This is a predicted structure of a 134-nucleotide RNA (c-di-AMP riboswitch aptamer (ydaO/yuaA leader)) from Microbispora catharanthi.
The source organism's lineage runs through Bacteria, Bacillati, Actinomycetota, Actinomycetes and Microbispora.
Model confidence (mean pLDDT): 81 of 100.

RNA sequence: GCCGCCCGGCCGCCGAGUCCGCGUCCGCGCGGAGCCGGGGACCCACCUCUCCUGGGGUGAAUCGGCAUGCGUGCCGUAGGGCGACUUCCAGCCCGAACCCGUCAGCUAACCCGGUAGGCGGCAUGGAAGUAAGG
Numbered sequence: 001g002c003c004g005c006c007c008g009g010c011c012g013c014c015g016a017g018u019c020c021g022c023g024u025c026c027g028c029g030c031g032g033a034g035c036c037g038g039g040g041a042c043c044c045a046c047c048u049c050u051c052c053u054g055g056g057g058u059g060a061a062u063c064g065g066c067a068u069g070c071g072u073g074c075c076g077u078a079g080g081g082c083g084a085c086u087u088c089c090a091g092c093c094c095g096a097a098c099c100c101g102u103c104a105g106c107u108a109a110c111c112c113g114g115u116a117g118g119c120g121g122c123a124u125g126g127a128a129g130u131a132a133g134g
Base pairs, nucleotide, nucleotide: 010121011120012119013118014117018033019032020031021030022029023028034115035114036113037112038111039110044105054103055100056099057098058097063076064075065074066073067072079094080093081092082091084130085129086128087127088126089125090124
């Protein structure tokens, strides 16, 4: 000097998943605020039940085609993300996973729950407009 790994600080990304207080065996527990989700009337909507192959929820993550040794692979696609915000253009990515348990349309009052996890270190750019700050 270079490369890789680990720890801490700071700055960012996806996501609702942040902040404050008390306690703590330092793993976390409880409470509050903010944010997020579910259940739940009239009206409206749907029009029954069972079997068959029930039905439903969170999420952007749906749907289709081809191949298949049936494990899955490939190609697209609804939709979603990319450093304050919106729109347009271009570029790069994602297009999963899980949960409820025969049950749930919307839904005021009301009731219940979550507040995780995973990544990164000149960071995608251009145009128009705007907010805040200086």